The RNA shown here (transfer RNA) has 72 nucleotides and comes from a Flavobacteriaceae bacterium. The organism belongs to Flavobacteriaceae, within Bacteria. It was read from a public genome assembly.

RNA sequence: GCGGGAGUAGCUCAGGGGUAGAGCAUCACGUUGCCAACGUGAGGGUCGAGGGUUCGAAUCCCUUCUCCCGCU
Numbered sequence: 001g002c003g004g005g006a007g008u009a010g011c012u013c014a015g016g017g018g019u020a021g022a023g024c025a026u027c028a029c030g031u032u033g034c035c036a037a038c039g040u041g042a043g044g045g046u047c048g049a050g051g052g053u054u055c056g057a058a059u060c061c062c063u064u065c066u067c068c069c070g071c072u
Stems, first nucleotide, its partner, number of pairs: 001071007010024004018055001026042005048064005
């Protein structure tokens, strides 16, 4: 330098045009003499960044950043 993959909640990951979810974690409450465990609920995300297409973009297109793999 070229090609491919990944980037979404604190962590691990879903979602592939119709306005973002799960598990774990955190917090509150219940249960218990206390802790743990369990149950119920809550908070937390301008979807790596910038532009474009569209009535509508995490999703499609272009550029770019970081990481991983391969080729040279």